[in-house]
RNA sequence: GGUAGAGGUUGCGCUGAUUAUCAGUACACUGCCGGAUGUGCCGGACACAGGGGAAAGCAGUAGAAAGGAAAAAGCGCCGAAGGAUGGGAAGCCGGACUUUCCAGCCUGGGCAUAUGGUGAAUAGUCAUAUGACUGUCAUCCGGACGGAUGGAGAGCUACU
Numbered sequence: 001g002g003u004a005g006a007g008g009u010u011g012c013g014c015u016g017a018u019u020a021u022c023a024g025u026a027c028a029c030u031g032c033c034g035g036a037u038g039u040g041c042c043g044g045a046c047a048c049a050g051g052g053g054a055a056a057g058c059a060g061u062a063g064a065a066a067g068g069a070a071a072a073a074g075c076g077c078c079g080a081a082g083g084a085u086g087g088g089a090a091g092c093c094g095g096a097c098u099u100u101c102c103a104g105c106c107u108g109g110g111c112a113u114a115u116g117g118u119g120a121a122u123a124g125u126c127a128u129a130u131g132a133c134u135g136u137c138a139u140c141c142g143g144a145c146g147g148a149u150g151g152a153g154a155g156c157u158a159c160u
Stems, first nucleotide, its partner, number of pairs: 001160005008078001011077005018070002028061005037049004041095004081107003085103007108134002111131008136151006
């Protein structure tokens, strides 16, 4: 250098029938009131609606969806994969956001708790910190089981 493996049955990611939530919300229509603005993420531009009555408020009829979540089943794998930062491209312009590409940086893995971001949410997710658990290697102790300290996946094990 190459090949093949291990960490967990709660390893990682993708798709996902179906289900709950979103929500009796948004949109639409009718009536009352009101009397000039409202909508498209914010601003500009543009477009649409509006004295044949805008917004707000009240009452009624009818009434979603996306994102996110769980999940049968299946697929790809073991830097699997994920993240923030910076830059480029696209979405009318700028910001935000989304998708994608590049650069290097961080993270062995899952869990719990706290704080903050995101989110409709008490779900989830992301970041940081703490805690024990777990796998691996090094050093030391130990007769063995085991224990202590420390490191990181460009690592570890086996074969060649």